[in-house]
Context: one part of a larger RNA
RNA sequence: UGACGGGGGCCCGCACAAGCGGUGGAGUAUGUGGUUUAACUCGACGCAACGCGAAGAACCUUACCAGGGCUUGACAUUGAGUGAAAGGACAAGAGAUUGUCCCCUCUCUUCGGAGACACGAAAUCAGGUGGUGCAUGGCUGUCGUCAGCUCGUGUCGUGAGAUGUUGGGUUAAGUCCCGCAACGAGCGCAACCCCUAUCCUUUGUUGCCAGCACGCAAUGGUGGGAACUCAAAGGAGACUGCCGCGGACAACGCGGAGGAAGGCGGGGAUGACGUCAAGUCAUCAUGCCCCUUAUGUCCUGGGCUACACACGUACUACAAUGGGAUGGACAGAGAGCAGCGAAGCCGCGAGGCCAAGCGAACCCCAUAAACCAUCUCCCAGUUCGGAUUGCAGGCUGCAACCCGCCUGCACGAAGUUGGAAUCGCUAGUAAUCGCAGGUCAGCAUACUGCGGUGAAUACGUUCCCGGGCCUUGUACA
Numbered sequence: 001u002g003a004c005g006g007g008g009g010c011c012c013g014c015a016c017a018a019g020c021g022g023u024g025g026a027g028u029a030u031g032u033g034g035u036u037u038a039a040c041u042c043g044a045c046g047c048a049a050c051g052c053g054a055a056g057a058a059c060c061u062u063a064c065c066a067g068g069g070c071u072u073g074a075c076a077u078u079g080a081g082u083g084a085a086a087g088g089a090c091a092a093g094a095g096a097u098u099g100u101c102c103c104c105u106c107u108c109u110u111c112g113g114a115g116a117c118a119c120g121a122a123a124u125c126a127g128g129u130g131g132u133g134c135a136u137g138g139c140u141g142u143c144g145u146c147a148g149c150u151c152g153u154g155u156c157g158u159g160a161g162a163u164g165u166u167g168g169g170u171u172a173a174g175u176c177c178c179g180c181a182a183c184g185a186g187c188g189c190a191a192c193c194c195c196u197a198u199c200c201u202u203u204g205u206u207g208c209c210a211g212c213a214c215g216c217a218a219u220g221g222u223g224g225g226a227a228c229u230c231a232a233a234g235g236a237g238a239c240u241g242c243c244g245c246g247g248a249c250a251a252c253g254c255g256g257a258g259g260a261a262g263g264c265g266g267g268g269a270u271g272a273c274g275u276c277a278a279g280u281c282a283u284c285a286u287g288c289c290c291c292u293u294a295u296g297u298c299c300u301g302g303g304c305u306a307c308a309c310a311c312g313u314a315c316u317a318c319a320a321u322g323g324g325a326u327g328g329a330c331a332g333a334g335a336g337c338a339g340c341g342a343a344g345c346c347g348c349g350a351g352g353c354c355a356a357g358c359g360a361a362c363c364c365c366a367u368a369a370a371c372c373a374u375c376u377c378c379c380a381g382u383u384c385g386g387a388u389u390g391c392a393g394g395c396u397g398c399a400a401c402c403c404g405c406c407u408g409c410a411c412g413a414a415g416u417u418g419g420a421a422u423c424g425c426u427a428g429u430a431a432u433c434g435c436a437g438g439u440c441a442g443c444a445u446a447c448u449g450c451g452g453u454g455a456a457u458a459c460g461u462u463c464c465c466g467g468g469c470c471u472u473g474u475a476c477a
Stems, first nucleotide, its partner, number of pairs: 001477002003474003007471007015461002019425005026316008034307002042053002064302007073125001078123001081119003087102006106115003127291002130289003136285002138280003141276001143274001148187006154163003167178003193268004198236007208225002212223003239262001242256005318418001322377007334365001336363001339358002344353003384415001389410007431453007
């Protein structure tokens, strides 16, 4: 100087407390451990691994296993020589591949040749998701959006170092004020950026319809309008600016006015010096080591989907604040041409037929659901719950046996609110309800967004956890 203390002081944080809802019990989905296996590819392991890499394993992916092939190689450079390349048919084979046949004769040209592409001897060499993240770059997680981390000069100290950065207040903040052997400065904080909440101006189509007119079974449907909503573009607005009180005449705090919004208005992006030899050699790059008729490469099939069990994360429930039936209402944000696909018709349905429109403020996905009204069920393993299984079908795809999703009928398991323990959340939040997107041929209870309905509670900081500042002890560095 740090680190540590079941030392002290001050102060924060859904840290506790106060509340609301969960997890832990059940079934299922998914990840992991373990076990199994020819293989169940690899990585990630307290917080900060475990719906994680994977924004989607039937083949492919794929790295694993078995078997069948290749050896200058699937890919790259140079390359004597040959041929346009491609395409089609047949045969053998699981295919990779091999054989035969058909078809065909590219572009430029100074007519010498050149170029692209394919085959190709020989030789340079390729290739490796093989090892090492404890050799590395890059990227990332975490402490933590915590308020800290430092420097120059000066001063003090033999020196390590200190001072500044401590102190009195204050703040979300090393934020600001005051004081002070310090005076300044840098990286962080804040602001500048984006979204959102109010208003104004401009522009009105594909969006809008108040007033005027026309028209329809109905509809901004038509003329028209530019008000309103909305769409963008530009501006205004919030600054403790005003008033009062407190404070040290400061910073600032408390209350009030006006205001759509008030003291950081709400949210996002933004992550200092560093810590964890944290994670990643399997995104990529890369040193060294290793393989080179194989640890490379092609193919078929299998596996990554196994199952006594254990754990994590979710979904669905156990019901009446509910289930079922009929009717009725209201979003936002997105996607769409190898795409979204209306209406009509067929089918109980998944879906199918035909096919309009739309590269989309135009058409379409697309009826939002919870909700409201009426009827029903009457507390039961039930008209709760839907696992499991059987049969019959639909869709995608070369192909759904291993191993996809969906529909109909039948079957109708556990489960009656969950031990010890444990998690999230302070407001348009929790809870609850649906919608969309990426991935994607197909496949979502996951993920990322979007809106609808919409709470309770916070006395307080003694305690648990994490953190900041000062101080104290130390046989630790």
Molecule: small-subunit ribosomal RNA, 3' major domain
Organism: metagenome